Context: one part of a larger RNA
RNA sequence: UUGGGCGUAAAGGGUCCGCAGGUGGAACUGAAAGUCUGCUGUUAAAGAGUCACGCUCAACGUGAUAAAAGCAGUGGAAACUACAGAACUAGAGUACGUUCGGGGCAGAAGGAAUUCCUGGUGUAGCGGUGAAAUGCGUAGAUAUCAGGAAGAACACCGGUGGCGAAAGCGUUCUGCUAGGCCGUAACUGACACUGAGGGACGAAAGCUAGGGGAGCGAAUGGGAUUAGAUACCCCAGUAGUCCUAGCCGUAAACGAUGGAUACUAGGCGUGGCUUGUAUCGACCCGAGCCGUGCCGGAGCUAACGCGUUAAGUAUCCCGCCUGGGGAGUACGCACGCAAGUGUGAAACUC
Numbered sequence: 001u002u003g004g005g006c007g008u009a010a011a012g013g014g015u016c017c018g019c020a021g022g023u024g025g026a027a028c029u030g031a032a033a034g035u036c037u038g039c040u041g042u043u044a045a046a047g048a049g050u051c052a053c054g055c056u057c058a059a060c061g062u063g064a065u066a067a068a069a070g071c072a073g074u075g076g077a078a079a080c081u082a083c084a085g086a087a088c089u090a091g092a093g094u095a096c097g098u099u100c101g102g103g104g105c106a107g108a109a110g111g112a113a114u115u116c117c118u119g120g121u122g123u124a125g126c127g128g129u130g131a132a133a134u135g136c137g138u139a140g141a142u143a144u145c146a147g148g149a150a151g152a153a154c155a156c157c158g159g160u161g162g163c164g165a166a167a168g169c170g171u172u173c174u175g176c177u178a179g180g181c182c183g184u185a186a187c188u189g190a191c192a193c194u195g196a197g198g199g200a201c202g203a204a205a206g207c208u209a210g211g212g213g214a215g216c217g218a219a220u221g222g223g224a225u226u227a228g229a230u231a232c233c234c235c236a237g238u239a240g241u242c243c244u245a246g247c248c249g250u251a252a253a254c255g256a257u258g259g260a261u262a263c264u265a266g267g268c269g270u271g272g273c274u275u276g277u278a279u280c281g282a283c284c285c286g287a288g289c290c291g292u293g294c295c296g297g298a299g300c301u302a303a304c305g306c307g308u309u310a311a312g313u314a315u316c317c318c319g320c321c322u323g324g325g326g327a328g329u330a331c332g333c334a335c336g337c338a339a340g341u342g343u344g345a346a347a348c349u350c
Stems, first nucleotide, its partner, number of pairs: 003322004007304002012318001014201004021194003025088001028085003033081002035077009049065006091191001092188003095184003099180002103177007110154001114150008125136002162169002206247006215241002220236004258317006266295011299306002323350003332343004
C1' cells in the first nucleotide's frame, strides 16, 4: 500500500530475442465506442441537507423542498483517444558505395620459454630460505653445447585503444560467417518502443564419457616455523587446468546505475568515417556524425558525487524494494546424474 523509492542506505532481472499485453510520428475525410452536453425516466419509505410548524425549550415529531451523483433511453458536438478509408516521410527498415575491428567458427603455420630424453665437455656440489631442512647429485647432477619429443600460453606492438547483447575476445595466414559506423537519399511507408510467461546465450568451479597431460597445482605426503600450526615459507604431488561431445546455470555476472526517445553551457584528449575556401599530393588545421575518456556550469543529491555516455528535465514499458535476525533457511513444486539451482515462508526474537 491510490504513497515513496531502487549508484553507495532495502531495492535494476547476468545478457539478448520475442508471443500476449501496455504505449506510440505528422496531416485529411468519415462514423460516433470512450469523451462533452440537452431532455426524459428511475434511484421506495424512513434517514441526512434546507425552510417552516407542533410538543413551555431541546431531544423528538409533522409538513414542504432543492441539489449532486449513478444507471437506462433519446437528441446533439467532433478537439482528443480508439475505429474505418485514402494519403505523407522527419521514426524504423531496405538498397547502393566506402570503411572498421583481439566479433564468431574451422583449418594450417610459427618463434621464444619450460620440462623430459639421447649424446659431448666437465667435477662436486646443486637447489631452496629470514635462516634451514626435506629433496636432487660420484650409478656423474647443477652448469654448458648439439640433436630430438611433448603440452600449454602467445613477449614486444598494447594504448582509461578496438570489437561483442552480455559472458567475453590478443602470434601469423587462409576459408566460412555475423555486425557496426559513415555517405547517398533510390525504395517501403509507422512496418515502432517495451516486453509478464516463453526461448537462446551465459566466467570460474563442478559433473558424465573418451582423449591429452609440459608447466602450474585444491587434496595429500614430507621439511621448516610455532606453545600448537590440520596455515602462511620450502620439497614433492593427485584431481583439475587443455581438447571433443553433453550437463550445470551460478558470480562483487559491477558502471554495484534496466531499455527506448526527446530536450538542456562549455573545455581538453582519443578511435572510426565523411568533408572543406587547407595542399601539387599526403599530413597539419577547420566542420559534421558515431564511439570512448577526463574536467566542469545550470540542475539534481543526505552527502559523496552525477553532470549531452546524467544520478538533470520529461514520456512509455518491464523488473525490483518496504526494519534487523531467523533465512535465501523450512515445506511444497519444477529442473538436475549429482553438486545443487529456481521459486520461497512462518513461529520466535530485538
This is a predicted structure of a 350-nucleotide part of an RNA (small-subunit ribosomal RNA, central domain) from Neowollea manoromense NUACC15. Its mean pLDDT, the model's own confidence on a scale to 100, is 86.